[in-house]
RNA sequence: AGUUCGCCAGACAGUCGCCGUCGCUGCUUGCAGCGGCGGAGGAAAGUCCGGACUCCGCAGGGCAGAGUGCUGGGUAACUCCCAGGCGGCGUGAGCCGACGGAAAGUGCAACAGAGAGCAGACCGCCAUUUCGGUGGCAAGGGUGAAACGGUGGUGUAAGAGACCACCAGCGGAUCGGGUGACCGAUUCGGCUUGGCAAACCCCACUCGGAGCAAGACCAAGCAGAGGCGACGGGCGGCCCGUCCAGAUGAGCCUCGGGUAGGUCGCACGAGGGUGUCGGCAACGGCACUCCCAGAUGGAUGGCUGUCUUCGGGCACCGGCCUCACGGCCGGUCCCUCAACAGAAUCCGGCUUAUCGGCGGACU
RNA sequence: GGCGAGGUAGCUCAGAUGGUUAGAGCGUCGGAUUCAUAACCCGGAGGUCACGGGUUCAACUCCCGUCCUCGCUA
Numbered sequence: 001a002g003u004u005c006g007c008c009a010g011a012c013a014g015u016c017g018c019c020g021u022c023g024c025u026g027c028u029u030g031c032a033g034c035g036g037c038g039g040a041g042g043a044a045a046g047u048c049c050g051g052a053c054u055c056c057g058c059a060g061g062g063c064a065g066a067g068u069g070c071u072g073g074g075u076a077a078c079u080c081c082c083a084g085g086c087g088g089c090g091u092g093a094g095c096c097g098a099c100g101g102a103a104a105g106u107g108c109a110a111c112a113g114a115g116a117g118c119a120g121a122c123c124g125c126c127a128u129u130u131c132g133g134u135g136g137c138a139a140g141g142g143u144g145a146a147a148c149g150g151u152g153g154u155g156u157a158a159g160a161g162a163c164c165a166c167c168a169g170c171g172g173a174u175c176g177g178g179u180g181a182c183c184g185a186u187u188c189g190g191c192u193u194g195g196c197a198a199a200c201c202c203c204a205c206u207c208g209g210a211g212c213a214a215g216a217c218c219a220a221g222c223a224g225a226g227g228c229g230a231c232g233g234g235c236g237g238c239c240c241g242u243c244c245a246g247a248u249g250a251g252c253c254u255c256g257g258g259u260a261g262g263u264c265g266c267a268c269g270a271g272g273g274u275g276u277c278g279g280c281a282a283c284g285g286c287a288c289u290c291c292c293a294g295a296u297g298g299a300u301g302g303c304u305g306u307c308u309u310c311g312g313g314c315a316c317c318g319g320c321c322u323c324a325c326g327g328c329c330g331g332u333c334c335c336u337c338a339a340c341a342g343a344a345u346c347c348g349g350c351u352u353a354u355c356g357g358c359g360g361a362c363u
Numbered sequence: 364g365g366c367g368a369g370g371u372a373g374c375u376c377a378g379a380u381g382g383u384u385a386g387a388g389c390g391u392c393g394g395a396u397u398c399a400u401a402a403c404c405c406g407g408a409g410g411u412c413a414c415g416g417g418u419u420c421a422a423c424u425c426c427c428g429u430c431c432u433c434g435c436u437a
Base pairs, nucleotide, nucleotide: 001363002362003361004360005359006358007357008356010307011306012305013304014303015302016301018039019038020037021036022035023034024033025032026031027030041340045351046350048349049348050347051346052345053211054210055209056208060240061239062238063237065207066206067205068204069203070084071083072082073081074080085099086097087096088095089094100202101201105200106199107196108195122141123140124137125136126135127134128133149167150166151165152164153163154162168192170189171188172187173186174185175184176183177182215264216263217262218261224255225254226253227252228251232244233243234242271290272289273288274287275286276285277284278283311335312334313333315332316331317330318329319328320327321326364436365435366434367433368432369431370430373389374388375387376386382420391407392406393405394404413429414428415427416426417425
């Protein structure tokens, strides 16, 4: 100078408050007072994934649709994590990768260019010529993001995988290593068979829908009217299957009326900490130990003092350099107390925002 | 709190299967007409396609992430 992993997110004291809970006291019986304890985050955020939980009777089959996409493992599950393979970037530590299939099919490639997908001939090269052309070729030039292998030789009128040697690439076979992705070696083939699947599609795997304003209970309150209606509803795309209701009118639509309260869900959980064992790791097993927010117009805050960290002021003092101007260092004083941001059913991830500080490993 | 839709000129909206230079109406500016104004007519200007990144030869369009706006839901 960098890379990577992990941790913290000012501390203490006083004082005035807020929310929850426990205990005691008082009564007006659901409030008040006093005391104890607890009270935001690494992202509580975006709501992007995955689950738990609840309801839709069960959560069934097919099509459609959506998602994922190297291999092996972890996990309740995942579009997450760990380890490895391959490709790319970097001197390196390391970082990044939607990383299945383009010889299954369809499709796309503007402009330029002669030609853009079982290629093609503008300039050019060669042969011939009645000098207008005609025939052959694809080495060189030019266009483009991309032009159908590269080098050397043989060959030829000029040339060309037309042929040969080596190299690169593709495909097949055999052997060896690895659980596997894949890697290494040998050999054969046609001589080359390009790009886009974050285009349709094919292959493999996964997915029923809704969401705590889910849902359950209590209390209070109200007024019905009109229309459609059996091809209905559960089933939020369709079909099958299944269940239920129903002409004594299920159900749907429109207009109108009432309520705007309380309790549960809801805080013991895939929970935290320490130790140990297994594993490269993610993670898992065992033992001990701890209880750690629960608001509902929404609590977790304000003020004062001291200390500390960073930055600034350059007021004062001291030291050093300089002829001087001035500069640097240390101390005192003053200012600034910081960033991103705030639970709302809970949990595991990802992504995004973020002043700074500390520690480990490595280049 | 949960769920969904959208962002293109000053305003209201189009836009192709990804392809040269993104359009329309109203508005605005200039000209023409008129005694003058309006209307009509002619011409012009005006765009970070909300922002950032990726795929691709090429992105308003396809994919991912942010920001903002609107709607539904007890």

Description: Predicted 3D model of RNase P RNA and transfer RNA as a complex of 437 nucleotides. It holds a member of the Rfam family "Bacterial RNase P class A". The coordinates come from a structure-prediction model, not an experiment, and the mean pLDDT is 78.